[in-house]
Context: one part of a larger RNA
Molecule: large-subunit ribosomal RNA, domain II
Organism: Koshicola spirodelophila
RNA sequence: GCCGGCGACUUAUAGAAAGUGGCAAGGCUAAAAAGUACAUUUGGAGCCAUAGCGAAAGCAAGUCUGAAUAGGGCGAUGGUCACUUUUUAUGGACCCGAACCUCGAUGAUCUAUUCAUGACCAAGAUGAAACGUAGGUAAAACUACGCCGAGGUCUGAACCGACCGGUGUUGAAAAACCGGCGGAUGAGUUGUGAAUAGGGGAGAAAUUCCAAUCGAAUCGAGAGCUAGCUGGAUCUCCUCGAAAUUCGUUGAGGCGAAGCGCUAAUAAUGGGCAGUCGUGGGGUAGAGCACUGUUUCGGCGCGGGCUGCGAAAGCGGUACCAAGUCGUGGCAAACUCCGAAUACAUGAUUAUGCUUUCUAUUAAGCAGUGAGACUAGUCGAGAUAAGUUGAUUAGUCAAGAGGGAAACAGCCCAGAUCACCAGUUAAGGCCCCUAAAUGGUUGCUAAGUGAUAAAGGAUGUGGGGGUGCUGAAACAUGCAGGAUGUUAGCCUAGAAGUCGCGACCAUCUAAAGAAAGUGUAACAACUCACUGCCAAAAGCGCCCUUGCGCCGAUAAUACUCGGGACUAAGUAACCUGCCGAAGCUGUGGGAAUAGAAAAAUUUCUAUUCGGUAGAGGAGCGUACCGAUUUCAGGGUGAAGUCUUUAUGUAAAUAAGGAUGGACUGUUCGGUAGUGAGAAUGUCGGC
Numbered sequence: 001g002c003c004g005g006c007g008a009c010u011u012a013u014a015g016a017a018a019g020u021g022g023c024a025a026g027g028c029u030a031a032a033a034a035g036u037a038c039a040u041u042u043g044g045a046g047c048c049a050u051a052g053c054g055a056a057a058g059c060a061a062g063u064c065u066g067a068a069u070a071g072g073g074c075g076a077u078g079g080u081c082a083c084u085u086u087u088u089a090u091g092g093a094c095c096c097g098a099a100c101c102u103c104g105a106u107g108a109u110c111u112a113u114u115c116a117u118g119a120c121c122a123a124g125a126u127g128a129a130a131c132g133u134a135g136g137u138a139a140a141a142c143u144a145c146g147c148c149g150a151g152g153u154c155u156g157a158a159c160c161g162a163c164c165g166g167u168g169u170u171g172a173a174a175a176a177c178c179g180g181c182g183g184a185u186g187a188g189u190u191g192u193g194a195a196u197a198g199g200g201g202a203g204a205a206a207u208u209c210c211a212a213u214c215g216a217a218u219c220g221a222g223a224g225c226u227a228g229c230u231g232g233a234u235c236u237c238c239u240c241g242a243a244a245u246u247c248g249u250u251g252a253g254g255c256g257a258a259g260c261g262c263u264a265a266u267a268a269u270g271g272g273c274a275g276u277c278g279u280g281g282g283g284u285a286g287a288g289c290a291c292u293g294u295u296u297c298g299g300c301g302c303g304g305g306c307u308g309c310g311a312a313a314g315c316g317g318u319a320c321c322a323a324g325u326c327g328u329g330g331c332a333a334a335c336u337c338c339g340a341a342u343a344c345a346u347g348a349u350u351a352u353g354c355u356u357u358c359u360a361u362u363a364a365g366c367a368g369u370g371a372g373a374c375u376a377g378u379c380g381a382g383a384u385a386a387g388u389u390g391a392u393u394a395g396u397c398a399a400g401a402g403g404g405a406a407a408c409a410g411c412c413c414a415g416a417u418c419a420c421c422a423g424u425u426a427a428g429g430c431c432c433c434u435a436a437a438u439g440g441u442u443g444c445u446a447a448g449u450g451a452u453a454a455a456g457g458a459u460g461u462g463g464g465g466g467u468g469c470u471g472a473a474a475c476a477u478g479c480a481g482g483a484u485g486u487u488a489g490c491c492u493a494g495a496a497g498u499c500g501c502g503a504c505c506a507u508c509u510a511a512a513g514a515a516a517g518u519g520u521a522a523c524a525a526c527u528c529a530c531u532g533c534c535a536a537a538a539g540c541g542c543c544c545u546u547g548c549g550c551c552g553a554u555a556a557u558a559c560u561c562g563g564g565a566c567u568a569a570g571u572a573a574c575c576u577g578c579c580g581a582a583g584c585u586g587u588g589g590g591a592a593u594a595g596a597a598a599a600a601u602u603u604c605u606a607u608u609c610g611g612u613a614g615a616g617g618a619g620c621g622u623a624c625c626g627a628u629u630u631c632a633g634g635g636u637g638a639a640g641u642c643u644u645u646a647u648g649u650a651a652a653u654a655a656g657g658a659u660g661g662a663c664u665g666u667u668c669g670g671u672a673g674u675g676a677g678a679a680u681g682u683c684g685g686c
Stems, first nucleotide, its partner, number of pairs: 001686006011091013026048003032042003052059002062074004094232002097229001101222006112196009121186001123155003126151001131146005159183003163180005198214001200210003207216001235619006245258005259369002261366003264362004270358001271355003274350007286338001287336002292332004297327004303321002305318005372397010402413003417589004422585003428579003431564003437576001439575006450566001456551002460548010477535002479532003483507003489501002513528001516527003590609009620675001622672006631665003640659008
């Protein structure tokens, strides 16, 4: 891992509701007793109901309040006893699951420390003190040699340890093996016997050890501890069908109340939606500056600064600051002299507007929910960031399948009762993949734009508007001129149109700047503006606006619109057809609810039948028991097993065949150890 078995809402008592049944102004007994025994009888202590109201005295279909005969509050009869189901409370209370806490025991054969008594440490090296002899001294000290054999001394086996590396890592081993390594007469190692015990002991001290267990051992008991937490929870069909919000909470992933769901009963001039006409309140959008603040410039200017004169008093100046005020131009969620559209509330009306239970009530019963998500609109927070976060309005998902968006909970279309090799549409599509026009008309685009992006840039190209020049010849092209005073003045080595400064006149002219560039050391030289001529020739220039394009344009393995590919099969506008869904229709079947008819379970009509949490309803099956006249089946083959067929909406049931070899079943009831695929479930097999 697979297969098979087992595996989770039980039970007692008390309360509540619904259903069924008995009796009913009454209903029932409890303990106990009898008994042919769980039957039945006896048993009336007692309980509920039969009258309420008031704090009470008390009064009573009323009573309390009250001065009241007012008003108001609470009342003015349907119960009771069982059983079944649901639910609440208390108990282990649907099942499995802690870490812990407490109490009592068992442990020092491991290990820590200690005690008692024993044992062990090859070999080698070094050579302390003391002593001896000699030297030395007044005597010593001291020196040399010898002897000697000290030491938490040295080298190094046993032994004890464990610093490094490798192997091993489902190991040979729950700590080893291999090669090196440390101590090895000592605070040494070790045998045996004993001591210390868990709120404790021991500890050359590491939260280290106390039997492979240690921030508090192990075993048993309290104990099924508790778990607002995680996981799991077993047959079928039918009807309805949420929430992820508000308030409170030592509350925030929990709980309580409300909201929203279901069930039951009752009830309406009920509910919902729309058009028109009214009536309301508002302080949003906008706007404004009248208030509160903020703010631009200017005028006047309290007060101050700076400054002049003066011995001071004081008198002046000011392109400085500036209260206030006037004008001017702005800003505001916590500003408003103003002020919409919507929305909201309410009334009337629509020949009876449309729809049709969607609504309301019950201190009725049963819940679940209280993590929401995205999209669109309006806002707050953030960075006018986030698949961000908060509020509100709407939708979808959640709990919603189907078609489209290549794929894609939340987008677009559309809400799946079942069947069909029928039709018709929605969104979206119609060259091929791929169902459907390589359809039509008029344009645009040349960028493969389409099939990502900005500021900015550009004689890309189409449309519209404006304006100027133009057969008295424009624009472009060709030829010619482009001069004189003058090398103007200043500056300067030089400065002659052309380094620079300032000025920018006049003349001749068809025209020609005291010069728009190239150039020279400075001149020169070449163009330009401007003008003429001939040729040729009909449009040329600028501005605004708009459609579609271009550049700007950079990401890591091979690109790409879903792909192929496309010049339309791109794009704008229009037209016609077709395809396209579980939508709608058609044909047939089923179910629920309501109504009608017949009539005693049938027919017809209308509407409905997606669904998680959840509520309600109806059934299938398992084990055992009672009843079924001991009813039915069974060696002429029961149960079980394998298999085929049939029936039923399903759980399932029936029949045939094979196997099997002795029990089993229908119907009506009852009782439950009653249904498995999931729980790192549990036991077994492989």